[in-house]
Context: one part of a larger RNA
C1' cells in the first nucleotide's frame, strides 16, 4: 500500500447492486417449510337455503353435493433447503479402468395385455384407555393381493461355431431342456349380436400395465498422481497378509465365514498425536510464491448422542421407523410426546450478524389427462454506511477586503477571505401533484385453417393464425409539472518518518506515543483556541492476511 462475512469510537443526505451468528454441531415457545391424484377404488357428511308436516319439542323432502373431511391404491417424499461436528481418507482434485456393476420417471424399437380367486381398510356394531392409542364382530372395492394360461432375442443348465481380449474372460448367431409377466381408466362410434334398455360385446383413439433390446440421465466400485504439522511419536499389524472353498452384494474384494500358509506395512516416515471438510476459486504479489476456502458453483459428511434395520429404482432416510442414552414437556403415576445444522423468530454465548413480511406473477421442482394444487426452493419487499459504485449538500459575480475571532513588531498591520452579506441563476436528490411500465409468454378457453390416426366428416393428436385471460414487487421504476438555496458534513492529522504552525494553559504533573521519542516554566510532540493539511457520507482505531 492492498484486502475483509468484520467489530469499536465520532459522524451520517439519497440511490443501485451485493452481503449479513466467523462465538454455543448450545437449548428452543409459535407459525409455516411435501404433497398430490376421485380420469385407479369403494364409501360419503354438515351448516345454510327452499319447501311440507308439526303435539311447536321437532321431523320429512329437495338443494348444498357426489362437495368437504377421512380411507384403500399410485407417484413423490432419497430432490430441493441447512450446517461443517466428524473426516489426513480414494474424502477431494486430476487422469484412467469396470471382460466386476445398478439406474424409477424420460426417449427409440420389438412383443404382449388372456382367464379366475380370496381378502381388507373406509363404513356399521362393540370393548379398553387420562392421553397416545389398542382390540373384537360384520359388510365391501380396486391399477391393492394371490393363482392358472401364454411367452422370448429374458434367466438358468448342457452342446458345438465365429470374432474379440490385458488373467479370470467378452460379444454375436445357433441347437436343446427347464423357468418366469401383465391392469385397467377415460373418450368417440356406422354396421352386426346380446340386453335388465342403463348398457355390453365389437371397432377405434388416448393415458396406463407387462416383457425384451438400446439410449439418455444419475449413481456404485477400483487404480496412478497430488493433498497440513510433530521423530520431544520408531516400530505397527492376527481378519492381520495371501490362498482354497463358500456366504453375501447391483457388483469385484477378508466385505463376512470355515480351513490352510505366515505373512503384510515402515526412515521415499509406517504407527501414534495435533489440526482441518476438499476443490473451482478469493486476497495479495511484477512474477515465482504466500495466505484463505465467507457469498456463488461442484463433491463429501452430518441431522439431539450412539446403534440398527425396514420400505423402495434409489436412503447419511433433517421435518420416516425401532432400541439405548441425555435433555425438555404432558400425565388420572399405569404411561405417553418431542428433536429449527429448513424460513422467520426466542433465550444463551459473544466485540458482533436482520422480518415471527408479501407472492407463487416469473424461473425451477413434485403430483395430475387437464384445470389446478403444493412449494420459507425461488422471486420480491423490510432492517443494517457491512461493502462496492454513483449522486448531492449548490453555481456565477461579488471589497485594497464588513463584523467577529486569532495573531502581531500593539497600530500603520496580518490571517480567516470571495469566505460572508449582496446581486443574478440552476433545480440533481429529498418534498408535493399527475401519468405510469418492461418483466407475460406459455399453458388453457373460444373461432378458423392444417396434416395425421381411423371404417369414419365422431373422438383424439400435430402445426399455424386471430381473440380472451394471468404481476407479489407496485401506483414501484420511469416521465412530466410545482415551489424553493430552501432540508443534507463530518472525521483524522499538523516533531521526524509524513502533507500541514502559531498563541495560551500545564510544568517529568496531567498526559501523548506505530517507531524514534515528547512533558522537570517560553512544549510546532500534552490540553484548548486560531490557522493549515488529508480524506469525505464517511473518517479514524483495533484485529487478520499478503
Nucleotide at each position: 500500500g492492498g484486502a475483509c462475512g468484520a467489530a469499536c469510537g465520532c459522524u451520517g443526505g439519497c440511490g443501485g447492486c451485493g452481503u449479513g451468528c466467523u462465538u454455543a454441531a448450545c437449548a428452543c415457545a409459535u407459525g409455516c417449510a411435501a404433497g398430490u391424484u376421485c380420469a385407479a377404488c369403494g364409501a360419503g357428511a354438515a351448516a345454510g337455503c327452499a319447501u311440507c308436516c308439526u303435539u311447536c319439542g321437532g321431523g320429512g323432502u329437495g338443494u348444498g353435493a357426489g362437495u368437504a373431511a377421512a380411507g384403500u391404491g399410485g407417484c413423490g417424499a432419497a430432490c430441493g433447503g441447512g450446517u461443517g461436528a466428524g473426516u489426513a481418507a480414494c474424502a477431494c482434485g486430476u487422469g484412467g479402468g469396470u471382460a466386476a456393476c445398478c439406474u424409477a420417471c424420460c426417449c427409440u424399437c420389438g412383443a404382449g395385455u388372456g382367464u379366475g380367486g380370496a381378502a381388507u381398510a373406509a363404513c356399521c356394531c362393540u370393548g379398553c384407555u387420562a392421553a397416545c392409542g389398542c382390540g373384537g364382530g360384520g359388510c365391501u372395492a380396486a391399477u391393492a393381493c394371490c393363482g392358472c394360461a401364454u411367452a422370448a432375442u429374458g434367466c438358468a443348465g448342457c452342446g458345438g461355431c465365429a470374432c474379440c481380449a490385458c488373467a479370470u474372460g467378452g460379444u454375436g448367431a445357433u441347437g436343446u431342456u427347464g423357468u418366469u409377466a401383465a391392469a385397467g381408466g377415460c373418450g368417440g362410434g356406422g354396421c352386426u349380436c346380446c340386453u335388465u334398455c342403463g348398457g355390453g360385446a365389437c371397432c377405434u383413439g388416448u393415458c396406463g400395465c407387462u416383457u425384451g433390446a438400446g439410449g439418455a440421465u444419475g449413481g456404485a466400485c477400483c487404480c496412478g498422481c497430488g493433498u497440513u504439522c510433530c521423530a520431544u511419536u520408531a516400530g505397527c499389524u492376527u481378519g492381520u497378509u495371501g490362498g482354497c472353498g463358500g456366504g453375501g452384494u447391483a457388483a469385484c474384494g477378508g466385505c463376512c465365514c470355515a480351513c490352510c500358509a505366515a505373512g503384510g506395512c515402515u526412515g521415499c516416515g509406517a504407527u501414534g498425536g495435533a489440526u482441518a471438510g476438499c476443490c473451482g476459486a478469493c486476497c495479495u504479489g511484477a512474477g515465482a510464491g504466500g495466505g484463505u476456502g465467507g457469498c456463488c458453483g461442484g463433491c463429501c459428511a452430518c441431522a439431539c448422542u450412539g446403534g440398527g434395520a425396514c420400505u423402495g429404482a434409489g436412503a447419511u432416510a433433517c421435518g420416516g421407523c425401532c432400541c439405548a442414552g441425555a435433555c425438555u414437556c404432558c400425565u388420572a403415576c399405569g404411561g405417553g410426546a418431542g428433536g429449527c445444522a429448513g424460513c422467520a423468530g426466542u433465550g444463551a454465548g459473544g466485540a458482533a450478524u436482520u422480518u415471527u413480511g408479501c407472492g407463487c406473477a416469473a424461473u425451477g421442482g413434485c403430483c395430475u389427462a387437464a384445470c389446478g394444487g403444493c412449494u420459507g426452493a425461488c422471486g420480491c419487499a423490510g432492517c443494517a454506511a457491512c461493502g462496492c459504485c454513483g449522486c448531492g449538500u449548490g453555481a456565477a459575480c461579488g471589497a485594497u477586503g464588513a463584523a467577529g475571532c486569532u495573531c502581531u513588531u500593539c497600530u500603520u498591520g496580518a490571517g480567516u477571505g470571495u469566505a460572508a452579506a449582496g446581486u443574478u441563476c440552476u433545480g440533481u436528490u429529498a418534498g408535493g401533484a399527475g401519468g405510469g411500465a418492461a418483466g407475460a409468454a406459455c399453458a388453457g378457453g373460444c373461432c378458423g385453417a392444417u396434416g395425421g390416426u381411423c371404417a369414419a366428416u365422431a373422438c383424439c393428436c400435430u402445426u399455424c393464425g386471430g381473440c380472451c385471460c394471468u404481476g407479489a414487487c407496485g401506483g414501484u421504476a420511469c416521465c412530466u409539472c410545482c415551489a424553493g438555496a430552501g432540508a443534507a458534513a463530518g472525521c483524522g492529522c499538523c516533531g521526524g518518518c509524513u502533507a500541514a504552525c502559531u498563541u495560551c494553559g500545564u510544568g517529568c504533573c496531567a498526559g501523548c506515543a506505530g517507531c524514534c521519542g515528547c512533558g522537570g516554566u517560553a512544549a510546532u510532540a500534552c490540553g484548548a483556541g486560531g490557522g493549515g493539511c488529508g480524506c469525505a457520507a464517511g473518517c479514524g482505531u483495533u484485529g487478520u492476511c499478503c
Overview
This is a predicted structure of a 546-nucleotide part of an RNA (small-subunit ribosomal RNA, 5' domain) from a metagenome. The RNAcentral record of the full RNA draws on SILVA.